[in-house]
Context: one part of a larger RNA
Molecule: large-subunit ribosomal RNA, domain III
Organism: Tahibacter harae
């Protein structure tokens, strides 16, 4: 330079009480505004205690002051068979016994072994806490594995076969979350002329799972023979032949009824940081990017393994062992769970106008997830 530029989106603040040494800025209550495909909810990375406290502080952090606080001290908070992981499964790629190659280090790569962003058992409602909940609590369930009983019985794999298994576009049907209006419950009668009425204001609602198997999707389907292929077997696939059925039938398969229902529930009452009581709870319409389903149509660029299952057998077992149904008994360990998460808690040196996978998607206007006003909800961006 100079007490100058700046004090990080121009979403907006005012006002009454509290509190305190002190208050534009903390706490409370009115009113205004701003976001509403977001400036909300929930969830992954990441972070790593930042979460709660009617516990105590303001030195330094905060672009100002603080009595606040993501700041300092203290104290507490994270509960699982079902969520998710670990555990079983294998993609890309890693390693890699032996092997091959290299003077070596050391490199490739078989068998194998990791390794999820993906396959594969099984949980929902509701209540609780200053802070967790599908985890606690209450109610209703449901899996898989063991061991007992009773019944019936050809079991048995790391082989073998099925199935898991899978692009892209497009269309049209059933539905169901959702709104929307109502029948029906409850509450209200005007501080200013007028509102007992065809008024106004609020509610007008629920799961897993049992069981029936619908709307509709597939596929002809059963028997009996025979068989050079499925590295060995096989009754299993698969090929052939006969014969009978051509829609019977077997599989999937939403949504609906019943049950599950004892909660919730507007308000309503007290001894009010709470705790009791508890009405109604229908039907009509509309209607999905969601479910039935990658079902069906169509197209070429032909669109993961491998495991759980189901199935045949091998070797072996064959009064047993095993296998299958029911029915009771017992077992489910171990890691994660606070809280931010389009942000002042993550990458950006900072409470930084930048970045940041995925899911929810309400009401008016509309073709819309656009626009502009709103709801739940959160906010007014620390001079």
């Nucleotide at each position: 330079g100079a007490g100058u530029a700046a004090c990080g989106a121009u979403a907006a603040g005012g006002g009454g009480g509290g509190u305190g040494a002190a208050a534009a800025g903390c706490c409370u209550c009115c009113c205004c505004g701003c976001c509403g495909a977001a400036a909300g909810c929930c969830c992954a990375a990441g972070g790593u205690u930042u979460c709660c406290u009617c516990g105590c502080g303001c030195a330094a952090c905060g672009u100002u002051a603080a009595u606040c606080g993501g700041c300092g001290c203290a104290g507490g908070g994270u509960g699982a068979g079902u969520c998710g992981g670990u555990c079983c499964c294998u993609a890309a790629g890693g390693c890699g016994a032996g092997g091959c190659a290299g003077a070596a280090a050391u490199g490739c790569g078989u068998a194998g072994u990791c390794g999820a962003u993906g396959g594969a058992a099984a949980g929902c409602g509701g209540g609780u806490u200053a802070a967790u909940a599908u985890u606690c609590c209450c109610g209703c369930a449901c899996c898989u594995g063991u061991c007992u009983g009773u019944a019936a019985u050809g079991c048995g794999a790391u082989g073998g076969g099925g199935g898991g298994a899978c692009g892209g576009a497009g269309a049209a049907g059933g539905c169901u979350a959702g709104g929307u209006g109502u029948a029906c419950c409850g509450g209200g009668c005007g501080u200013u002329g007028g509102u007992u009425g065809u008024c106004c204001c609020g509610g007008g609602g629920a799961a897993a799972g049992g069981c029936g198997g619908u709307a509709g999707g597939u596929g002809u389907u059963g028997a009996g023979a025979g068989u050079a292929g499925g590295c060995a077997a096989a009754u299993c696939c698969g090929c052939u032949c006969u014969c009978a059925u051509u829609u019977a039938c077997a599989c999937c398969g939403a949504g609906c009824a019943c049950c599950g229902a004892g909660a919730c529930g507007a308000g309503c009452u007290c001894u009010u940081u709470g705790a009791g009581c508890g009405a109604a709870g229908u039907c009509a319409c509309u209607g999905a990017g969601g479910c039935c389903a990658c079902g069906c149509u169509u197209c070429c660029a032909g669109g993961a393994a491998a495991a759980u299952c189901c199935u045949c057998u091998a070797a072996g077992c064959u009064u047993c062992a095993g296998u299958u149904a029911c029915a009771g008994a017992u077992a489910g360990a171990c890691c994660g769970u606070a809280c931010c998460g389009u942000a002042a808690u993550c990458c950006g040196a900072c409470a930084c106008a930048g970045g940041u996978a995925g899911g929810c998607a309400g009401g008016g206007u509309g073709a819309g997830a656009a626009u502009c006003c709103c709801a739940a909800g959160g906010c007014g961006c620390u001079u």